[in-house]
Molecule: transfer RNA
Organism: Thermoplasmatota archaeon
RNA sequence: GCCGACGUAGCACAGCGGUAGUGCAGCUGUCUUGUAAACAGCAGGUCGUGUGUUCAAAUCACACCGUCGGCU
Numbered sequence: 001g002c003c004g005a006c007g008u009a010g011c012a013c014a015g016c017g018g019u020a021g022u023g024c025a026g027c028u029g030u031c032u033u034g035u036a037a038a039c040a041g042c043a044g045g046u047c048g049u050g051u052g053u054u055c056a057a058a059u060c061a062c063a064c065c066g067u068c069g070g071c072u
Stems, first nucleotide, its partner, number of pairs: 001071007010024004018055001026042005048064005
């Protein structure tokens, strides 16, 4: 330099045009002499950045940034 995959909550991931979710972690409560476990609830997101397509974009297109892999 060229090609490809990936980028979504603190972490691991799902969601592939129609209001963004799960598990763990966190917080509160119940229970317990107390802790853990269990149960109930709560909070946490400019969906890497920008532009475009569309009535509507995490999702499609383009450019850029970053990570990983391959080729030279």